Context: one part of a larger RNA
RNA sequence: GAACGCUGGCGGCGUGCCUAACACAUGCAAGUCGAACGGGAUCCAUUAUUCGUAAUGGUGAGAGUGGCGCACGGGUGAGUAACACGUGGUUUAUCAACCUUACAGACGGGAAUAACGCACCGAAAGGUGUGCUAAUGCCCGAUAAGCUCACGAUCUAUAGAGGGUAGUGAGAAAAGCUCCGGCGCUGUAAGACGAGACCGUGGCCCAUCAGCUUAGUUGGUGAGGUAAAGGCUCACCAAGGCAAUGACGGGUAGCCGGCCUGAGAGGGUGACCGGCCACACUGGAACUGAGACACGGUCCAGACUCCUACGGGGGGCAGCAGUGGGGAAUCUUCCACAAUGGGCGAAAGCCUGAUGGAGCGACGCCGCGUGAGCGAAGAAGGCCUUCGGGUUGUAAAGCUCUGUCUGGAGGGACGAAGAAAGUGACGGUACCUCCGGAGGAAGCCACGGCUAACUACGUGCCAGCAGCCGCGGUAAUACGUAGGUGGCGAGCGUUGUCC
Repeated sequence: GAACGCUGGCGGCGUGCCUAACACAUGCAAGUCGAACGGGAUCCAUUAUUCGUAAUGGUGAGAGUGGCGCACGGGUGAGUAACACGUGGUUUAUCAACCUUACAGACGGGAAUAACGCACCGAAAGGUGUGCUAAUGCCCGAUAAGCUCACGAUCUAUAGAGGGUAGUGAGAAAAGCUCCGGCGCUGUAAGACGAGACCGUGGCCCAUCAGCUUAGUUGGUGAGGUAAAGGCUCACCAAGGCAAUGACGGGUAGCCGGCCUGAGAGGGUGACCGGCCACACUGGAACUGAGACACGGUCCAGACUCCUACGGGGGGCAGCAGUGGGGAAUCUUCCACAAUGGGCGAAAGCCUGAUGGAGCGACGCCGCGUGAGCGAAGAAGGCCUUCGGGUUGUAAAGCUCUGUCUGGAGGGACGAAGAAAGUGACGGUACCUCCGGAGGAAGCCACGGCUAACUACGUGCCAGCAGCCGCGGUAAUACGUAGGUGGCGAGCGUUGUCC
């Protein structure tokens, strides 16, 4: 964040699975780069042609190697009572791709491999062998301002572990592309953005949970491991550590900025929006990488489900829509990348269910309308009546107007920007002008007291009402209906929940 009943004209802005972190058909949601690389289907042109085609030049799809991204963005709240979060610190215990700045560089060589060809296996998913080839892929050597490691005269901080200069030794770099403008590559230092770790402190319930840890448990020494301190891990040694200032156990719960309420203090809450955390069928694990232990990656196990030629394979909507189910209950299998932002690219551009919009729902808030003026000592009808009348009631009719909204027609945006041009999903929308005609637009609840609003009939402790008190057993302002009245009004009433 509502739901239900009756009712329902329009617009703007918001908002919409609170339940089954139940299961999911289908489509889409992460790609991009030919200015890194080999190769090249197709098509076009020219030439030759034995009319099959061949050669040359151009074009350059799909796939492959490689790079960057895929750790962002989007979803959910299961778990978590914890340094998870908030707040304040520490990091002399750390990392950091892309970006910025500064300095120093990029020399020489080598071996492969996919694509592809050939052969083969398999129902498929997919795979095997062999042969060839490129690179900004991989490897070796050189060089080293600075860097890393070891030693380290001298200097210096501290409670302490330390910090650090000169120097010595050892070790480690690089890649090219180009439209010639540039774009990249390597090392070091610094910055920026970001991340890891540690500490003080703060925020739930139960003591009808009082002792917990017998073990890496607490500490030490040494080692391993990590970007990094540390029982983080291991060997050995010691026997500690925590607890009524609530340990341990159980229950509940993502935390916060905020939001609701309140004069405040406080109480409640954590939907939407923003920050952080955790999770991605369930459990476990690592790989790659600057960054993951990785929602749309990999491996293993499990449950479920699908395909199968029975040998074996595939899948994971808590992305956007949508389906079934659960439920009182929650939307379109829409449009567009025009804007903002993101990824890649030199760029053109491509991708983007982020986002911008539209659709549906009175779910909420706000605004507008459903007509306005005149019109009787007062029509008809209804209701009541003491039968005189009263009331509905200026209400209607009637007359005179208006044109919001709605309908029709015409015009028609801002949002779109560098000097110009071009570029709009929304949208022929908003808005403006004209035309027509009161025409198309009112209900819901209540009327005993609390509490604003009363009579008649029906019923007769029946049928029923009810938030509390209480009404109903023959004159019921309390039930039901009607007339009238009161309240609110595109809503009204009920239920739930908080203050």
Molecule: small-subunit ribosomal RNA, 5' domain
Organism: uncultured bacterium